A computed fold for a 365-nucleotide RNA from Thiothrix eikelboomii, annotated as Bacterial RNase P class A. The model forms 95% of the base pairs in the Rfam consensus. It matches the Rfam family "Bacterial RNase P class A". Gene Ontology terms of the family: dimeric ribonuclease P complex, ribonuclease P activity and tRNA processing.
[in-house]
RNA sequence: UUAGCCGAUCGGGCAAUCGCUGCUUCAGUUUGCGCAAGUAAACCGAAGGGGAGGAAAGUCCGGGCUCCAUAGGGCAAGAUGCCAGGUAACGCCUGGGCGGCGCAAGUCGACGGAAAGUGCCACAGAAAAUAUACCGCCUAAACUAUUUAAUUAGCUUAGGUAAGGGUGAAAAGGUGCGGUAAGAGCGCACCGCGCCAUUGGUAACAGUGUGCGGCAGGGCAAACCCCAUCUGGAGCAAGACCAAAUAGGAAUGCAUUGACGCGGCCCGCGUUGCAUUCGGGUAGGUUGCUUGAGGUAUAUGGUGACGUAUACCCUAGAUGAAUGAUUGUCCUCGACAGAACCCGGCUUACAGAUCGGCUAUUUUU
Numbered sequence: 001u002u003a004g005c006c007g008a009u010c011g012g013g014c015a016a017u018c019g020c021u022g023c024u025u026c027a028g029u030u031u032g033c034g035c036a037a038g039u040a041a042a043c044c045g046a047a048g049g050g051g052a053g054g055a056a057a058g059u060c061c062g063g064g065c066u067c068c069a070u071a072g073g074g075c076a077a078g079a080u081g082c083c084a085g086g087u088a089a090c091g092c093c094u095g096g097g098c099g100g101c102g103c104a105a106g107u108c109g110a111c112g113g114a115a116a117g118u119g120c121c122a123c124a125g126a127a128a129a130u131a132u133a134c135c136g137c138c139u140a141a142a143c144u145a146u147u148u149a150a151u152u153a154g155c156u157u158a159g160g161u162a163a164g165g166g167u168g169a170a171a172a173g174g175u176g177c178g179g180u181a182a183g184a185g186c187g188c189a190c191c192g193c194g195c196c197a198u199u200g201g202u203a204a205c206a207g208u209g210u211g212c213g214g215c216a217g218g219g220c221a222a223a224c225c226c227c228a229u230c231u232g233g234a235g236c237a238a239g240a241c242c243a244a245a246u247a248g249g250a251a252u253g254c255a256u257u258g259a260c261g262c263g264g265c266c267c268g269c270g271u272u273g274c275a276u277u278c279g280g281g282u283a284g285g286u287u288g289c290u291u292g293a294g295g296u297a298u299a300u301g302g303u304g305a306c307g308u309a310u311a312c313c314c315u316a317g318a319u320g321a322a323u324g325a326u327u328g329u330c331c332u333c334g335a336c337a338g339a340a341c342c343c344g345g346c347u348u349a350c351a352g353a354u355c356g357g358c359u360a361u362u363u364u365u
Stems, first nucleotide, its partner, number of pairs: 002360009012330007020051002023048004028043006053336001057347002060345005065235004077231005082096005097111001098109004112226002117224002119220003134165002136161006143154003173191006192215001193213003196209005239287004249278006258272005294313008331334001
């Protein structure tokens, strides 16, 4: 230099003007309370200072917080699934093992059980799992042809075989030698596999063996299922507080010499009034609301995720919902995209710019 791998940072800059929305201070007006001094709220104005993201997104996991439920245990349902660690927790992260890919730096993996049971494996193929036999190979018998005959060839039947061919994504351990009528773990050697022992490792696992076993039942569990572990439900429109008007409810007091209805009239019965207080509760308002498993720096433990200590910092909080518009100027001409209770993750989208570490079988100097 070229081609790559990994990690981190930024996400148009500057200036002026006019707005929007919280906070602090000051001034004014109105209203409530108070004798007053004053105080509280709302509105308006001035000054100062703050005002979207790396994903605010998808709402897919985990937790905080809130309400409801809950003795304990089980069933169902769902999720997860190599080992060790980290964490508030996780399906996340770190390190390791094994397997796939890459020359490598690295990267990807739902990676327990198929010998508990059930099920499935298209097409092709003899056979897709109690193995089986299309071609082939071998044996025997019959027939035909050739021949003196044996033999050889063809064809049929009965058997043996799984070496070879052929099918398939996948075919019943592989290679070689022996063996056999032909063959076959039938026997042997090596490789592979299982078991056992032993060594290293916390473990997953790996190595070793004149060790044992001829070697079994192919795949799919992201099919049902089995095993192990975990999980109560709903969510800030959670929840808490203040509380009009109207209607309705309860209690107390007053009126009952009232009114209306039934009735010929009386008695009687039913309905109805006014005031005060109380509780529920709608509109509306306040709160929850941003100081938090927070951030930065330094030191320190750890391979690392992460932990500990000290110092410093406060960094949006709206609720028809702000974070903008215009102008000037510069450049590389600007992507994906907008908070709504909060945090830790994952996933997805993203124009471009910058920095650091690392690799190269077979680039160039």